[in-house]
């Protein structure tokens, strides 16, 4: 300097246009003498601007950041 590709909760992860899924962790609560394990139940997330849509994680532009080629 080109060109691919990725970015979601503390953590991994799913979702090709309709209020974001699961797990693992964190809070309570149930079991139990007690601890583990198990069951229920909360907390907490789309990188940042910007545009198209009635509507955007999802489609365009553009930038940050991480990889992987090319030179």
């Nucleotide at each position: 300097g080109c060109g691919g590709u990725a970015a979601u909760g503390g953590u991994c992860u799913a979702a090709u246009g309709g209020u974001a899924u699961g797990a693992c962790a964190g809070g309570g609560g149930c079991u139990u003498c007690c601890c583990a394990a198990g069951c229920c139940u909360c907390u907490a997330a789309u990188c940042c601007g910007g545009g198209u849509u009635c509507g955007a994680u999802u489609c365009c532009c553009g930038g940050u950041u991480a990889u992987c080629g090319c030179a």
Transfer RNA from Candidatus Methanorbis basalitermitum, 71 nucleotides, folded computationally. The coordinates come from a structure-prediction model, not an experiment, and the mean pLDDT is 82. It matches the Rfam family "tRNA".